[in-house]
RNA sequence: AGAGUUUGAUCCUGGCUCAGAACGAACGCUGGCGGCAGGCCUAAUACAUGCAAGUCGAGCGUGAUCGAGUGGCUUCGGCUGCUCGUGAAAGCGGCGGACGGGUGAGUAACGCGUGGGAACGUGCCCUUUAGUACGGAAUAGCCCGGGGAAACUUGGAUUAAUGCCGUAUGUGCCCUACGGGGUAAAGAUUUAUCGCUAAAGGAUCGGCCCGCGUCCGAUUAGGUGGUUGGUGAGGUAACGGCUCACCAAGCCGACGAUCGGUAGCUGGUUUGAGAGGAUGAUCAGCCACACUGGGACUGAGACACGGCCCAGACUCCUACGGGAGGCAGCAGUAAGGAAUCUUGGACAAUGGGGGCAACCCUGAUCCAGCCAUGCCGCGUGAGUGAAGACGGCCUUCGGGUUGUAAAGCUCUUUCAACGGUGAAGAUAAUGACGGUAACCGUAGAAGAAGCCCCGGCUAACUCCGUGCCAGCAGCCGCGGUAAUACGGAGGGGGCUAGCGUUGUUCGGAAUUACUGGGCGUAAAGCGCAUGUAGGCGGAUCGGUCAGUCAGGGGUGAAAUCCCGGAGCUCAACUCCGGAACGGCCUCUGAUACUGCCGGUCUUGAGUUUUGGAGAGGUGAGUGGAAUUCCGAGUGUAGAGGUGAAAUUCGUAGAUAUUCGGAGGAACACCAGCGGCGAAGGCGGCUCACUGGCCAAAAACUGACGCUGAGAUGCGAAAGCGUGGGUAGCAAACAGGAUUAGAUACCCUGGUAGUCCAUGCCGUAAACGAUGAAUGCCAGAUGUCGGGCAGUUUUCUGUUCGGUGUCGCACCUAACGGAUUAAGCAUUCCGCCUGGGGAGUACGGUCGCAAGAUUAAAACUCAAAGGAAUUGACGGGGGCCCGCACAAGCGGUGGAGCAUGUGGUUUAAUUCGAAGCAACGCGCAGAACCUUACCAACCCUUGACAUUCUUGGUCGCGGGUUCCAGAGAUGGAACCCUUCAGUUCGGCUGGACCUUGAACAGGUGCUGCAUGGCUGUCGUCAGCUCGUGUCGUGAGAUGUUCGGUUAAGUCCGGCAACGAGCGCAACCCACGUCUUUAGUUACCAGUAUUCAGUUAGUGGACUUUAAAGAAACUGCCGAUGAUAAGUCGGAGGAAGGUGUGGAUGACGUCAAGUCCUCAUGGCCCUUACGGGUUGGGCUACACACGUGCUACAAUGGCAUCAACAGUGGGAUAAUCCCCAAAUGUUGUCUCAGUUCGGAUUGUCCUCUGCAACUCGAGGGCAUGAAGUCGGAAUCGCUAGUAAUCGCGUAACAGCAUGACGCGGUGAAUACGUUCCCGGGCCUUGUACACACCGCCCGUCACACCAUGGGAGUUGGGUUUACCCGAAGACGGUGCGCCAACCCUUCUGGGAGGCAGCCGGCCAAGGUGGGCUCAGCGACUGGGGUGAAGUCGUAACAAGGUAGCCGUAGGGGAACCUGUGGCUG
Repeated sequence: AGAGUUUGAUCCUGGCUCAGAACGAACGCUGGCGGCAGGCCUAAUACAUGCAAGUCGAGCGUGAUCGAGUGGCUUCGGCUGCUCGUGAAAGCGGCGGACGGGUGAGUAACGCGUGGGAACGUGCCCUUUAGUACGGAAUAGCCCGGGGAAACUUGGAUUAAUGCCGUAUGUGCCCUACGGGGUAAAGAUUUAUCGCUAAAGGAUCGGCCCGCGUCCGAUUAGGUGGUUGGUGAGGUAACGGCUCACCAAGCCGACGAUCGGUAGCUGGUUUGAGAGGAUGAUCAGCCACACUGGGACUGAGACACGGCCCAGACUCCUACGGGAGGCAGCAGUAAGGAAUCUUGGACAAUGGGGGCAACCCUGAUCCAGCCAUGCCGCGUGAGUGAAGACGGCCUUCGGGUUGUAAAGCUCUUUCAACGGUGAAGAUAAUGACGGUAACCGUAGAAGAAGCCCCGGCUAACUCCGUGCCAGCAGCCGCGGUAAUACGGAGGGGGCUAGCGUUGUUCGGAAUUACUGGGCGUAAAGCGCAUGUAGGCGGAUCGGUCAGUCAGGGGUGAAAUCCCGGAGCUCAACUCCGGAACGGCCUCUGAUACUGCCGGUCUUGAGUUUUGGAGAGGUGAGUGGAAUUCCGAGUGUAGAGGUGAAAUUCGUAGAUAUUCGGAGGAACACCAGCGGCGAAGGCGGCUCACUGGCCAAAAACUGACGCUGAGAUGCGAAAGCGUGGGUAGCAAACAGGAUUAGAUACCCUGGUAGUCCAUGCCGUAAACGAUGAAUGCCAGAUGUCGGGCAGUUUUCUGUUCGGUGUCGCACCUAACGGAUUAAGCAUUCCGCCUGGGGAGUACGGUCGCAAGAUUAAAACUCAAAGGAAUUGACGGGGGCCCGCACAAGCGGUGGAGCAUGUGGUUUAAUUCGAAGCAACGCGCAGAACCUUACCAACCCUUGACAUUCUUGGUCGCGGGUUCCAGAGAUGGAACCCUUCAGUUCGGCUGGACCUUGAACAGGUGCUGCAUGGCUGUCGUCAGCUCGUGUCGUGAGAUGUUCGGUUAAGUCCGGCAACGAGCGCAACCCACGUCUUUAGUUACCAGUAUUCAGUUAGUGGACUUUAAAGAAACUGCCGAUGAUAAGUCGGAGGAAGGUGUGGAUGACGUCAAGUCCUCAUGGCCCUUACGGGUUGGGCUACACACGUGCUACAAUGGCAUCAACAGUGGGAUAAUCCCCAAAUGUUGUCUCAGUUCGGAUUGUCCUCUGCAACUCGAGGGCAUGAAGUCGGAAUCGCUAGUAAUCGCGUAACAGCAUGACGCGGUGAAUACGUUCCCGGGCCUUGUACACACCGCCCGUCACACCAUGGGAGUUGGGUUUACCCGAAGACGGUGCGCCAACCCUUCUGGGAGGCAGCCGGCCAAGGUGGGCUCAGCGACUGGGGUGAAGUCGUAACAAGGUAGCCGUAGGGGAACCUGUGGCUG
């Protein structure tokens, strides 16, 4: 520090995901040791049991027990009295139980943090001053009784104090009307001393107030009645509406009140470069709470965790009458949960309470136990060791790897184990930890390694198994028979007593952007303006010092982090010191800038004057053209409409035409990227009223400005209300067409509406998809309005304002923008944060409604998107080519037959080929064989190859006959023949038979694992590269452009210059000529013959087969650009590629072939191999392809007569093989025929072991369909089509097929509009598996989340009323009462208690409101799903351009109207 993922590829936008760190964690696998930490995050759920707060006898009265001494009695056991000591136990009294410990429910608050403040209290502690005198009455305990199950309670008697009360004194203190009044104390003790009272001060701790900071929601906008303030009173330790009475009507709130939700706050922790974000366990500070709610008492301090009272819920005891309890103390239990420990030891240390002290108490604390929960450290050995062992795995079978790893040899002993010594912690005593830490010794490599991963990101690869199954997966994605992605193994990588997974947080994420983002097209500028609050604001002078800056002071607890040291062997950990803690408060100073105050200025802004342009607005009036209608005239059969029609109108007179009239709406030409307006928008003419703008000059005001949340106004079309109006147009609707359908497009009609007035609505692709304002930054050119200067009088120059185009810097992802910015800056507002769900639901506001506005979530996907690139495609465009069409000729499709295919059948009808590019194809030839198929019967190292092995023979081989059998085969007999070497040994070679083993064999599967070969686009003109240049890049350029060509053929131009594979040429054949060579060919003349038949001759011709020549737009003319070329001509055998062939670029179709061959993998192995016989591949309701023969007279038949060339026959120009159409003569005379020959009968020939299934040919007889073929469709441009025959291969035989050969021998091409295919350029694209593409909506099914929903259940909150415990307060107090006073001694007084009354008030009850959540018949849409149904809406002009708003309609996508936009 980045990486993966949208695409065919690219750049960008943008989300998702990963790599890092952390954790009070949990889960899976594994687990040696030690140190230091940590350990109920859930149920503030319920708790058994034990312990967690007592202590003081030096405050007090009692005094069990025990001991000693002693007396009495004695049954010798003891009992009892006195004295002395001991001192249990409860009680009175004092201090402490307000600390320590736990938890985080509540709390959004002066609760916390930070910094200040004044009106307070403070036990114990410290300092100081003064005092501590005299009396009194009770009451627990104890004793005697009563009640009760218990808890407990009650009566009587008696008693003490540092308990209580009175008096005195009062340094003082408090109150005061300044006269005065009120107010203390406690003792203990032998001493020392410890206490007590009052007051003042201190310290500590606490209460209260204030500034600032402290989560989310506006789908919470108004809240508040003691509320805000005042006066007075009460109350408190203290200020205060804290409480009360009266008075006033305030107070809080957009700088977010109130309400709702969530939450203890902080130091810190974690992450981050930082700024930030998340968090608030352990440790520390504060707060709150103690079963839930309320309340007070005591006290210095509490409204009190282990105190009290009441109410409630729960649990327990009970004799049913009544009682008891509160682990969120330490352990522990149950429950919950993924999950969190021992019912341990000790007060030795530190601290706390009490005590004079000894001491007691202390689950605070210190220790130990459990747990890899975390951090840190250590170990599981070290050296040597190659035959690179065995084994494993892989293998190209050679080897490689595990791997110096192991074994072996030589060593060591940390840790653990065992034995011994044995601390510090305590400076005298006292050690739970603990015989612990540490040290010494002993033995022995001995006791000690796992987990995850290995497709990319991301370090690490192979084999086997599996076969879209099982499974994996963080994202992209793997798996459908060769999986580095699943599972196993071997190997490797990483970390290591741990390793992975899951969860959470930050990071990466500049993906909320303060640091540090954006808004033309990716998400994003409000439809436009006016303007409130707010924010920002011109020049200059002075003042002030709030902001700002500098310095000082206080504070910012400790711990933590950081730095430097130190201590545990190191580290973690701990200790010491420092720095830091970005903050707040305060003092002093500075004054540039901002603010504030005061003054001045004119450039921003505005005012005045004079002119100017304009569809700016509103109202009234008015004009002509056109449509329609009405009346009248002329006139007659059609009109209208369409792609074509029809509905419709018209003989009741339409359309057409002429005149007249009515009415409504809109304003042709001018008219222009011209004008005006803020936008929407505005268009005949005139008038009235009116807004804004521009220019020129000066004069005036003196910052008056810019923006603008809310707010207010305007706001196309459609739509709504009311009242008018209605010519044309026209949603809906009706009809006619089109169509598979046509709820559409087209046509004929037609109502709302469109128009006016008035009132709503408030939205549009309301767009420049570009907020407003100001300043600055090259130009060129057009146009509108005004001014100035010059001037040739219609131009030039210049200036201000508006509106366009091109274009530089610069910007941009690119496209593009570019002084009218999307450039460079400033100010203010609005808006965005992945796609879908959704601009939807709910709630609110507005509206008559339609609806508008504000505006989520669950769930789901890994993309959605922008710009540009290359292709492909288009029912886009341009240019061009091709038997592509057209022009012609002949066919196919109809018939019969042949042949192939499908289908069907079958035991089998072997297999393959499937649009063109399968179908007379593989097959250049299935009766057996072939043959792969079927049935039956046989063989199992095999029909064939190599090697080894057991045994045997010396061969082998050939022939004949017989038997069984369908045959293979098995058996028998006979004849012929008889290997080589030799050391003469069955010794060697070789051959054969036989046994066993490796192996053979497979036309079995996969052509989607492959090679090779082939088809096709296509003999189409294309396909690329190097260097350079352009572009961020994919890519482009070159290869485009102007001509030209059959051609990317050539020329010219050009940021290209060259090159390669293709084209062409080189090759073969044919066509002309020459040379050479003449046998078997040919031959003038000679002889001869039926005959170049023969003899001889010749080398001319024909011909053969070798070498050459020839054709190149070379020549001429025209044209073109002076080019390439084109057209015409000459010559020539041939003329513009002479004709035909061979030749097939980069690539496409997972095209075809595993059955030609080769081959990976899989499968079979007495069979899926091998052999034999027979059958089948030849079947036959049917369908298709390719052909043959025909339908006849351009013909059939018959007779006669010609002319070929390939090629073959083993060799052969010599010999052999054969033409037909044509021609001649005759006949037939238009008919199912003398056409046609199928079919069938019969006889025969040939081949062959064998013609039954199943060959070919021939004779005789038979004589079917068929009279030129529907829709549709094929071939062909010249020696071609058509027509005629001939040959060959394979082959025993079989040809209508294939491949060749020659004979005869045409027609037509105007042309490129259309069909098909192709090439180049361009354009659009939502396609890239590339239009056989993509893709939308309804419906049906399954699942998921969600809205509505009669209601129902529960929670929260609020309000009215009822009830009103305990309690304090107020009143009363006839009952009751020790202290003090008076007294006649009995009463009274002062004071108090119980009781009663009152308001306050918790819980509770009843009713209502608001709100949240759960469930809910039914219902709405949404999302996701494999190959469902219906259509085809969108993407190309997507076949009616699309889209936006609105309205209507329709199964559905959608259609139509109206206005708008160009995307």

A computed fold for a 1463-nucleotide RNA from a Paracoccaceae bacterium, annotated as small-subunit ribosomal RNA.
It matches the Rfam family "Bacterial small subunit ribosomal RNA".
Taxonomically the source falls in Paracoccaceae (Bacteria, Pseudomonadati, Pseudomonadota, Alphaproteobacteria).
The RNAcentral record of the sequence draws on SILVA.